[in-house]
RNA sequence: GCGAGCAGAACGACGAUCGCGGGUACAAGGGCCGCGAGGCCGUGCUCGAGGAAAGUCCGAGCUGCCCAGGGCAGGAUGCUGGGUAACGCCCAGUGAGGGUGACCUCAAGGAAAGUGCCACAGAAAGAAACCGCCCGUCCGAGGUGGACGCGCAAGCGUUUUUCCCGGCGGGUAAGGGUGCAAUGGUAGGGUAAGAGCCUACCAGGGGCCGGGCGACCGGUUCGCUAGGUAAACCCCAUCCGCAGCAAGACCAAAUAGGGGAAGGAUGAGGUGGCCCGCCGACUUCCCGGGUUGGGUCGCACGAGGCGGCAGGCAACUGCCGUCCCAGAUAGAUGAUCGUCCACGACAGAACUCGGCUUAUGCUCUGCUCGCUCUU
RNA sequence: GGGCCAUUAGCUCAGUCGGUAGAGCACGCGCCUUUUAAGCGUGGGGUCGAUGGUUCGAGUCCAUCAUGGCCCA
Repeated sequence: GCGAGCAGAACGACGAUCGCGGGUACAAGGGCCGCGAGGCCGUGCUCGAGGAAAGUCCGAGCUGCCCAGGGCAGGAUGCUGGGUAACGCCCAGUGAGGGUGACCUCAAGGAAAGUGCCACAGAAAGAAACCGCCCGUCCGAGGUGGACGCGCAAGCGUUUUUCCCGGCGGGUAAGGGUGCAAUGGUAGGGUAAGAGCCUACCAGGGGCCGGGCGACCGGUUCGCUAGGUAAACCCCAUCCGCAGCAAGACCAAAUAGGGGAAGGAUGAGGUGGCCCGCCGACUUCCCGGGUUGGGUCGCACGAGGCGGCAGGCAACUGCCGUCCCAGAUAGAUGAUCGUCCACGACAGAACUCGGCUUAUGCUCUGCUCGCUCUU
Repeated sequence: GGGCCAUUAGCUCAGUCGGUAGAGCACGCGCCUUUUAAGCGUGGGGUCGAUGGUUCGAGUCCAUCAUGGCCCA
């Protein structure tokens, strides 16, 4: 210098004018609107979108269902240890894979609990004999050979200890062939032929020893060799009640109907999958309010941001200091002008927060790796 | 804002437990008819919304997206 990897930051800057939404002070018995609950009105000051506000894929807070209790069903997660309010997230490690490397990726429990499936092909897709190889004092009215007898000979007859053929019975997973996959692989010995049957090396597995909290790693020993699939059912471990701010609470007006307390046998019904459990049809007394539309709250101080110190490899945690940082309900965050630059991508809060995923242009910072050049 | 569903031929839909993607209508050609329609026969037409993964093998199973639709006060 070029290329690459990882981590992080800002996302036009400054000024002026006008406008919009929130908060607060002036500010008080003010004015206006509305039947009402309530709301609005001036000026000054101040605040006003994001790293993803998005997708709604996870996890929580909060709220209601009496509590959120037990069991079944159902769902989710799945190497180990830690972090956290919690998580399917994050950090650190283990194993596997990729890269020369910095580094990156992984839904990574169990197939030796059971079931299912493995199309076509192939004998066989689970514990396999189709071809081939080997054995048999098992069969043959097969072939061939031998021996014996008859015959001049050709030949005929009898017999079966060899060989071949066919059948039957058995052994064999070395070879062929099929397939994604065929009962560990290669070589040698061995054998009737073969075979971890034996040996050496390699792959996996079990036992033992050592290290590590653990996943796991190293050594040694045993010939132990078991098909794949669990993002098929399933098993094991852990977690999960259901719904969602259009949740829900209060208030006002009008109109039909109800609610609470006490007593209480059976048990309709409710508890938003089922069972148990729990609450509870009825009577008496008291009173206030469901649904629809409306107003207010929920709703902006929070598992909060920034800085320092301490602990920890880190994620993160503790303490101290400091700051207040959108809150609408037809929904604000904009427009114009001037100067400058790299000429500006994806994109707009709606109860809140922690993550993940997806979209996205340009610039800057730090660390590291590879190649090349110079000294 | 929140909850949920669907996507397969030009259109409407099937596709079971993963094993060569089908039906009806439409379209082309032929037959029938004087001709058209109807009818009969025959044929073409699909990257199963996209990408990635699991698997020997994916329309089907899993993940992330895209598009369209439904519900609530």
This is a predicted complex of two RNAs, RNase P RNA and transfer RNA, with 448 nucleotides together. It holds a member of the Rfam family "Bacterial RNase P class A". The prediction has a mean pLDDT of 75.